SAM riboswitch aptamer (S box leader) from a soil metagenome, 136 nucleotides, folded computationally. Its mean pLDDT, the model's own confidence on a scale to 100, is 77.
RNA sequence: CUCAUCCAGAGGGGUGGAGGGAACGGCCCUGUGAAGCCCCGGCAACCAUCACGGUGAUUCGCGCUCGACGAUGAGGCCAUCUCGUGACUGGUGCCAACUCCGGCCUGACUGCCGACCUGGCAGCAGGACAGAUGAG
Numbered sequence: 001c002u003c004a005u006c007c008a009g010a011g012g013g014g015u016g017g018a019g020g021g022a023a024c025g026g027c028c029c030u031g032u033g034a035a036g037c038c039c040c041g042g043c044a045a046c047c048a049u050c051a052c053g054g055u056g057a058u059u060c061g062c063g064c065u066c067g068a069c070g071a072u073g074a075g076g077c078c079a080u081c082u083c084g085u086g087a088c089u090g091g092u093g094c095c096a097a098c099u100c101c102g103g104c105c106u107g108a109c110u111g112c113c114g115a116c117c118u119g120g121c122a123g124c125a126g127g128a129c130a131g132a133u134g135a136g
Base pairs, nucleotide, nucleotide: 001136002135003134004133005132006131011040012039013038014037015036019029020028021027024102025101026100041095042094043093046091047090048089049087050086051085052084053083054082056081057080058079061077062076064075065074066073099130104127105126106125107124109123110122111121112120113119
């Protein structure tokens, strides 16, 4: 830098001793013990692996079936790719709160305020930005 996902799920112990939730603003968590480190456990299924299955595609191969008996054609098998399901063996990841919420844009959506300007606020929905994780 590119692509995919981000409303699901899953915590105990030891150590440590004041912070943590990325930053900012909120709002939370935290001496009934934060971060960090160690041990054990769990969640999930991104990648690899294995098993099963489906559809389609493809080249080489097989020479199995039909036609043909010359090239060759149709089907089939194997393989690869692709899709799904499962296992959870390996590589990661994760285990308060939707990525905790928000900002920026849009709405011929809702409500309130204001009173004529093409408004303000709140809610809801969608998108963007930022971020996280994986794969490349």